[in-house]
RNA sequence: GGGCGGAUGGCUCAGUGGUAGAGCACCUGUUUCACAUACAGGGGGUCGUAGGUUCGAAUCCUGCUCCGCCCACCA
Numbered sequence: 001g002g003g004c005g006g007a008u009g010g011c012u013c014a015g016u017g018g019u020a021g022a023g024c025a026c027c028u029g030u031u032u033c034a035c036a037u038a039c040a041g042g043g044g045g046u047c048g049u050a051g052g053u054u055c056g057a058a059u060c061c062u063g064c065u066c067c068g069c070c071c072a073c074c075a
Stems, first nucleotide, its partner, number of pairs: 001071007010024004018055001026042005048064005
């Protein structure tokens, strides 16, 4: 330098054009002598970043940043 994959709540991941979700974690309540479990409820992310397309973008297109893998080149 070229190619491919990835970046979404605290963590692990879904979501592939039409209201951003799940599990775990966290908070509150009930239960318990207490803790744990169980049950009920709740808070938290504008989707790496900047643009573009579209009535509408996490999703499609382009640049850039970061992470991983492969190839090539120089010394």